[in-house]
Predicted 3D model of a 121-nucleotide RNA (SAM riboswitch aptamer (S box leader)) from Paenibacillus tuaregi. The sequence is in RNAcentral, with records from MGnify. Model confidence (mean pLDDT): 81 of 100. The source organism's lineage runs through Bacteria, Bacillati, Bacillota, Bacilli and Paenibacillus.
RNA sequence: CUUAUCAAGAGUAGGUGGAGGGACCAGCCCAAUGAAACCCGGCAACCGGCGAGCAAUCGCACGGUGCUAAUUCUUGCAGAACUUCAGGCAGCCGCAAGGCCCUGAGUCUCUGAGAGAUGAG
Numbered sequence: 001c002u003u004a005u006c007a008a009g010a011g012u013a014g015g016u017g018g019a020g021g022g023a024c025c026a027g028c029c030c031a032a033u034g035a036a037a038c039c040c041g042g043c044a045a046c047c048g049g050c051g052a053g054c055a056a057u058c059g060c061a062c063g064g065u066g067c068u069a070a071u072u073c074u075u076g077c078a079g080a081a082c083u084u085c086a087g088g089c090a091g092c093c094g095c096a097a098g099g100c101c102c103u104g105a106g107u108c109u110c111u112g113a114g115a116g117a118u119g120a121g
Base pairs, nucleotide, nucleotide: 001121002120003119004118005117006116011040014039015038016037020030021029022028024076026074027073041068042067043066046064047063048062049060050059051058052057072115077112078111079110080109081107082106084105085104086103087102088101091100092099093098
């Protein structure tokens, strides 16, 4: 760089270890009722292997990775939708207030990017 996947699953008292961790930003969380890391266990089945099948594909989980709080914990850019608030008045309606509308802001909503992670090349 290319490509596939990222809403499921995996120790409610396993061991060592000792204070940090969840990539980054902003949040929000986890942690001495013990963080990171390592070992063991487990999950999954991307690659190899083995088996079934004409094939698509399926199975096993032996080897190589990976993973094992929270959707890739949420967010970060763009669009849509909705709703409320603030402002505006070019156009339409209205005597007016104001409504449609326009701009900005908001949202346990949706879509797509971006970023990130993992596998394979």